Predicted 3D model of a 75-nucleotide RNA (transfer RNA) from Erodium texanum. Its Rfam family is "tRNA". The family's RNA type in Rfam is transfer RNA. Lineage of the source: Eukaryota > Viridiplantae > Pentapetalae > rosids > Erodium.
RNA sequence: CGCGGAGUAGAACAGCAUUGAUAGUUCGCAAGGUUGAUAACCUUGAGGUCACGGGUUCAAAUCCCGUCUCCGCAA
Numbered sequence: 001c002g003c004g005g006a007g008u009a010g011a012a013c014a015g016c017a018u019u020g021a022u023a024g025u026u027c028g029c030a031a032g033g034u035u036g037a038u039a040a041c042c043u044u045g046a047g048g049u050c051a052c053g054g055g056u057u058c059a060a061a062u063c064c065c066g067u068c069u070c071c072g073c074a075a
Base pairs, nucleotide, nucleotide: 002073003072004071005070006069007068010027011026012025013024029045030044031043032042033041051067052066053065054064055063
């Protein structure tokens, strides 16, 4: 250099095609409830420039172009 896959909350992931329109799930974290107390359980909450830059669009995590990082294959 060539081909393929991945990048979304502290962690692990879904959402991406058919159909662009409120960013979600589990765990973790914080507060409250419960308990003699802890765990478990229940309720609520915080936390996201959706890797980065640009474009299309009324509207982009999603479509288009470029870049970066990681993983695999081939050489």